About this RNA:
The RNA shown here (c-di-GMP-I riboswitch aptamer) has 88 nucleotides and comes from a Chromatiales bacterium. NCBI's taxonomy places the organism under Bacteria, Pseudomonadati, Pseudomonadota, Gammaproteobacteria, Chromatiales.
RNA sequence: ACAGGAAAAAGGCAAACCCGCUGAAAGGCGGGGGCGCAAAGUCACCGGCCUAAAGAGCUUCGUGCUUCAGGGUAGCGGGACCGCCCGG
Numbered sequence: 001a002c003a004g005g006a007a008a009a010a011g012g013c014a015a016a017c018c019c020g021c022u023g024a025a026a027g028g029c030g031g032g033g034g035c036g037c038a039a040a041g042u043c044a045c046c047g048g049c050c051u052a053a054a055g056a057g058c059u060u061c062g063u064g065c066u067u068c069a070g071g072g073u074a075g076c077g078g079g080a081c082c083g084c085c086c087g088g
Stems, first nucleotide, its partner, number of pairs: 002088001004086002012037002017032006035075001041081003045078003048073003055067004
């Protein structure tokens, strides 16, 4: 440097759910919790998915309907960057 994770050790992260804060929502953050994870470390660049406040359109004028991402998801996949241990 490259590809890999059978066994081991040091450790790490933390799903659902509950509480609090935040947000229009999706979601995020903190505490508890622990389903799982060898990148479940970082980044929304590509595809997917979630939401639809503002805007636009409609309207029976209502706390209504439709549309839309510049909001979100890195624990959906790809890609980029960086990293621990082990053996090769």